[in-house]
RNA sequence: CGCCGAGUUCCCGAAACAUCCGGGGAGGCGGGCGAGCCGGUUCGACGGUGAAUCUCCGGGUUCCAAUCUGGAGUAGGGCAAGCCUUUCAGCCCGAACCGAUCAGCUAAGUCCGUAGGCGUUAGAAAG
Numbered sequence: 001c002g003c004c005g006a007g008u009u010c011c012c013g014a015a016a017c018a019u020c021c022g023g024g025g026a027g028g029c030g031g032g033c034g035a036g037c038c039g040g041u042u043c044g045a046c047g048g049u050g051a052a053u054c055u056c057c058g059g060g061u062u063c064c065a066a067u068c069u070g071g072a073g074u075a076g077g078g079c080a081a082g083c084c085u086u087u088c089a090g091c092c093c094g095a096a097c098c099g100a101u102c103a104g105c106u107a108a109g110u111c112c113g114u115a116g117g118c119g120u121u122a123g124a125a126a127g
Stems, first nucleotide, its partner, number of pairs: 001119004008027005028114006038104001046099004054073008076093004084127005
């Protein structure tokens, strides 16, 4: 300087007794809950953040169920440097976590988050 992502800007404070770290607030951005109207009314099905869904083929534990793991695809998502969009080609991701009998949309209202991880001269064309 730039990228993924909501994850940034500013102000106050040094009160904490813990080996060290640990506080409060505002703006911005993001998410949940939450009327009427609408939807729904059977039974069953869990729901949320996120691009991260779904299918197939193996292997291990242990015969099944279950669980762990490898691979090939896939809905979907990202990158390429003044910015935005589109096209072609190329390279990647396709996770992880949270809630608990609740749960559609949803004004007022209300409750939360504001992390973490990467890159080093970057393909071309049209508007």
Record summary:
A computed fold for a 127-nucleotide RNA from a marine sediment metagenome, annotated as c-di-AMP riboswitch aptamer (ydaO/yuaA leader). It matches the Rfam family "c-di-AMP riboswitch aptamer (ydaO/yuaA leader)". Rfam describes the family as follows. This family represents a conserved RNA structure found upstream of the ydaO and yuaA genes in Bacillus subtilis and related genes in other bacteria. The sequence is in RNAcentral, with records from MGnify.